[in-house]
Context: one part of a larger RNA
RNA sequence: CUGGGCGUAAAGCGCGCGUAGGCGGCUUGUUAAGUCAGAUGUGAAAUCCCCGGGCUCAACCUGGGAACUGCAUCCGAUACUGGCAAGCUAGAGUAUGUUAGAGGCAAGUGGAAUUCCGGGUGUAGCGGUGAAAUGCGUAGAUAUCCGGAGGAACACCAGUGGCGAAGGCGACUUGCUGGGACAAUACUGACGCCGAGGUGCGAAAGCGUGGGGAGCAAACAGGAUUAGAUACCCUGGUAGUCCACGCCGUAAACGAUGUCAACUAGCCGUUGGGCUCUUUAAGGGCUUAGUGGCGCAGCUAACGCGAUAAGUUGACCGCCUGGGGAGUACGCCGGCAACGGUAAAACUC
Repeated sequence: CUGGGCGUAAAGCGCGCGUAGGCGGCUUGUUAAGUCAGAUGUGAAAUCCCCGGGCUCAACCUGGGAACUGCAUCCGAUACUGGCAAGCUAGAGUAUGUUAGAGGCAAGUGGAAUUCCGGGUGUAGCGGUGAAAUGCGUAGAUAUCCGGAGGAACACCAGUGGCGAAGGCGACUUGCUGGGACAAUACUGACGCCGAGGUGCGAAAGCGUGGGGAGCAAACAGGAUUAGAUACCCUGGUAGUCCACGCCGUAAACGAUGUCAACUAGCCGUUGGGCUCUUUAAGGGCUUAGUGGCGCAGCUAACGCGAUAAGUUGACCGCCUGGGGAGUACGCCGGCAACGGUAAAACUC
């Protein structure tokens, strides 16, 4: 470069926004850049190809032709693509109305439970395990009642339920705030899709400064187990887990399935909205946006997927190209560091 691919074989960036760029709805006119046709000029010779000729043949040499698929100019064609102009409403968006939700941020509030502290009752055990021991307890524990402190998490509701781009979000109240769905009108008039770089967000752990610290708990200590036991079990226990601000930028960041759009049998559930029917009931039907289970065609190596496609197509981006070496070394960029990003080769099978 070309081809074939990317759910599980190598391969979809963790997720958005968006620059360049690629691609882009319907109609009319215009232009003639792309595109197509013709003409002229040029496209050195040799080479390649065709028809001849010369070395006894061939290689080789040589005559003629064709070709040189290209470029430039001129005259035309106008369906498609592009440019320009005008218009349209089916894409996209705005307004009005209705509506569901753990969507986000901040402040405040609540009850249950654990732990600790004070007081009362009460007495010899408690705790823990497969069994024990370490541990706690006559300086009065465990149990039980009352009061108090403090931190963290919110039982039931709870649901292949809901919301969010992803990460993720779950007590209650208030304030601020993002997105979505539906119904009918009105409006704008292609304003769209994707998106190299870039930029923002991004679980947990980890890092910096300052707070906080109930429970849990890496490290650590002890007790057991065991041949040993740097483990699994037990008793303790510090970082951390929590808050504020600032970093880190990773993950089985998974649907292991990029985004957008169109098309292609059905059946059963469920969430939100709208319409509608009557025998108004814990009802039925239609439709729309989600979310699940089956399943036809088709696809697939099979498993399976199957209108939420892995089917049939289009647009754009990312990525793969045998295993190990290696997501490593070196260099560069980022980071306080930890480390992250980019990313080889020798060698070997």

RNAcentral holds the full RNA, with entries from SILVA. A computed fold for a 349-nucleotide part of an RNA from a metagenome, annotated as small-subunit ribosomal RNA, central domain. Model confidence (mean pLDDT): 90 of 100.